[in-house]
Context: one part of a larger RNA
RNA sequence: GAAUGAACGCUGGCGGCGCGCCUAAUACAUGCAAGUCGAGCGAGAAGACGUAGCAAUACGUUUGUAAAGCGGCGAACGGGUGAGGAAUACAUGGGUAACCUACCCUCGAGUGGGGAAUAACUAGCCGAAAGGUUAGCUAAUACCGCGUACGCUUCUUGGACUUCGGUUCAGGGAGGAAAGCGAUACCGUGGGUAUCGCGCUCUUGGAUGGGCUCAUGUCCUAUCAGCUUGUUGGUGAGGUAAUGGCUCACCAAGGCUUCGACGGGUAGCUGGUCUGAGAGGACGAUCAGCCACACUGGCACUGCGACACGGGCCAGAUUCCUACGGGAGGCAGCAGUAAGGAAUAUUGCGCAAUGGGCGAAAGCCUGACGCAGCGACGCCGCGUGCACGAUGAAGGCCUUCGGGUCGUAAAGUGCUUUUAGCAGGGAACAAUUUUUGAGCUUACCUGCAGAAUAAGAGGUUGCUAACUCUGUGCCAGUAGCAGCGGUAAUACAGAGACCUCAAGCGUUAUCC
Numbered sequence: 001g002a003a004u005g006a007a008c009g010c011u012g013g014c015g016g017c018g019c020g021c022c023u024a025a026u027a028c029a030u031g032c033a034a035g036u037c038g039a040g041c042g043a044g045a046a047g048a049c050g051u052a053g054c055a056a057u058a059c060g061u062u063u064g065u066a067a068a069g070c071g072g073c074g075a076a077c078g079g080g081u082g083a084g085g086a087a088u089a090c091a092u093g094g095g096u097a098a099c100c101u102a103c104c105c106u107c108g109a110g111u112g113g114g115g116a117a118u119a120a121c122u123a124g125c126c127g128a129a130a131g132g133u134u135a136g137c138u139a140a141u142a143c144c145g146c147g148u149a150c151g152c153u154u155c156u157u158g159g160a161c162u163u164c165g166g167u168u169c170a171g172g173g174a175g176g177a178a179a180g181c182g183a184u185a186c187c188g189u190g191g192g193u194a195u196c197g198c199g200c201u202c203u204u205g206g207a208u209g210g211g212c213u214c215a216u217g218u219c220c221u222a223u224c225a226g227c228u229u230g231u232u233g234g235u236g237a238g239g240u241a242a243u244g245g246c247u248c249a250c251c252a253a254g255g256c257u258u259c260g261a262c263g264g265g266u267a268g269c270u271g272g273u274c275u276g277a278g279a280g281g282a283c284g285a286u287c288a289g290c291c292a293c294a295c296u297g298g299c300a301c302u303g304c305g306a307c308a309c310g311g312g313c314c315a316g317a318u319u320c321c322u323a324c325g326g327g328a329g330g331c332a333g334c335a336g337u338a339a340g341g342a343a344u345a346u347u348g349c350g351c352a353a354u355g356g357g358c359g360a361a362a363g364c365c366u367g368a369c370g371c372a373g374c375g376a377c378g379c380c381g382c383g384u385g386c387a388c389g390a391u392g393a394a395g396g397c398c399u400u401c402g403g404g405u406c407g408u409a410a411a412g413u414g415c416u417u418u419u420a421g422c423a424g425g426g427a428a429c430a431a432u433u434u435u436u437g438a439g440c441u442u443a444c445c446u447g448c449a450g451a452a453u454a455a456g457a458g459g460u461u462g463c464u465a466a467c468u469c470u471g472u473g474c475c476a477g478u479a480g481c482a483g484c485g486g487u488a489a490u491a492c493a494g495a496g497a498c499c500u501c502a503a504g505c506g507u508u509a510u511c512c
Base pairs, nucleotide, nucleotide: 001512003510004509006508007507008506009505010504013382014381015380016379017378018377019375020374021340026338027337028336030335031334032333035073036072037071040070041069047062048061049060050059051058052057080293081292082291089218090217091216092215093214094213095212096211099210100209104206105205108202109201110200111199112146114144115143121136122135123134124133125132126131152175153174154173155172156171157170158169159168160167161166180198181197182196183195184194185193186192187191219265220264221263226256227255228254231253232252233251234250235249236248237247238246268290269289270288271287272283273282274281275280295316296315297314298313299312318329319328320327321326346372348371349370350369354368355366356365357364358363385415386414387413388412395406396405397404398403421448422447423446424445425444429439456501457500458499459498460497461482462481463480467496468495469494470493471492477484478483
């Protein structure tokens, strides 16, 4: 000099764009953050209408709605945090002839015919609650057989190619599927048929996303020198979507290491950021990619996908409820609270836009997101007026007492109105023929009044731009370094003047 997710002191007008718990991965009151589909299914309050009745009410019809249940899809995304991890991570470049991929696109074929249950519900019982249990009833795109399937899987025969692992072509055997719903038309009143749409099953290729694997690179420490027994390799088996000591049985005795094994410490990695002429050094907030984690440890289930933040089980710590028998919870989601700390915001508005989930759609949900609020935390822009004005007013300070200086500064005269204020108008973002805006009392435009609403901070011995007076008297104090102060202090304190930056200015901390 430059920089910062900064803090502190003094000061503080406006706007735009960004940023805002770096500490305790400490504990959390409260609300919200993942639902949706009635065009899969059974049932169905309330409401409306009708009938009866004086009324309460009862019955029926209808819209098939609310809450709940079965079922489907989603909940593995999105959002948070950086504890752990020095390599099962990350970055770059390969391999997979060793693999998977719901939804989407695409190729081909199909969607036949049956069965047994169960929740909801009803009745009973247990319990303070959480919840549980017995009996009975019922449906489905829920569940289970049967039939069919050249392509899928597996076994096998032959040919071609081959990196000798296998691939591909032509046959043969065995195994393996499914579900309906809606609209319209017709027949007809049990419903069926046709067309279309949405689904469902098997299959081909793709797209997307992932798994595994190889190479190279990635901090400090030798005051860590030897480490290792599923360890290293083989055969076989199991397991997995898949390779593999991944696991197991047997066999061999290997494997790593001064090019630093093993141990210890520290740390999320990267694109990048800061600095620097560069080389390099330091860092890894925001934004983006990847990884890891979700009170602590372990485990699996479901599923295309998890060993799953707002799912489950077990154990632990901890908090809460309890009728003492037993139960409930997990903000490193958004706000917010306590604590810690030098220090970091609102228990706000909206789904209007973008994106996501479900749905045929209307739509519903969305603390993602879009906005607003708070904070000079940062960057950028604007303003705090302009012109004239000497008798160089008053006043302050200095003075050699002549004067000098603050100083055209003020007053005064003339003007302007950015900004702030008030009033009126008024977009874009909305994709459309129409409708739909949280932000929005918006941006922006016009008008009104009036210099009106707006300047400080640090410094002045040298480095280093800027000097005098008074007070103090090695005291009080100052200070980045040199140093200053013991009676003429440009270095302390005050004043005037001056210098530098300016809505900031200084200090502290850290890095180059």

Predicted 3D model of a 512-nucleotide part of an RNA (small-subunit ribosomal RNA, 5' domain) from an uncultured bacterium. RNAcentral holds the full RNA, with entries from ENA.